[in-house]
């Protein structure tokens, strides 16, 4: 250098299903109310709508658990720079959330638990920081048990 592999509560994608969102939004009917106001992310302009109660019927998107299938073992995730585009009524200027793609080896061996912060409707879940034990691997020490240390730019087999 080439090639084949290993890690295990391992990684990613897709599919249907289920729960959540939510008895919410919007819709229909009834009662009370009434506007130089209020709501619609902020401001300007424009537009649209209207508050409260009751009855009826009643979603979806985004996010998610588990399962099945597929592809895999830097699997993959994240940060940084640029960013088409999407949502928040329209336009402009901003803001918030999401995001194809491009660049950049900047970070992380792996999952789990706790905690803090961010995203989120959320007690789900995701991401990041820190802590903990566990686990694979290699190095050093050791008779062993085990201890200490390193990082996937690694480790093992074959050529």
């Nucleotide at each position: 250098g080439a090639u084949a592999g290993a890690g295990g509560c391992g990684c990613g994608g897709c599919u249907g299903c289920c729960a959540u969102c939510a008895g919410u939004a919007g819709c229909u009917c009834c009662c009370c109310g009434g506007a130089c106001a209020c709501g619609u992310c902020a401001g300007a302009c424009a537009g649209c709508g209207u508050g409260g109660g009751g009855a009826g019927g009643g979603a979806a998107a985004g996010g998610g658990a588990a399962a099945g299938c597929c592809g895999c073992c830097g699997a993959a995730g994240c940060a940084g720079u640029c960013a088409a585009c999407c949502g928040c009524u329209g336009u402009c200027u901003g803001g918030c959330g999401g995001a194809a793609g491009a660049c950049c080896g900047g970070c992380u061996g792996g999952g789990c638990c706790g905690u803090c912060g961010g995203a989120g409707a959320a007690u789900a879940u995701c991401c990041g920081g820190c802590g903990g034990a566990c686990u694979g691997u290699c190095g050093c020490g050791g008779a062993a048990a085990c201890g200490c240390g390193g990082a996937g730019c690694g480790c093992u087999g074959u050529c």
Lysine riboswitch aptamer from a mouse gut metagenome, 159 nucleotides, folded computationally. The RNAcentral record of the sequence draws on MGnify.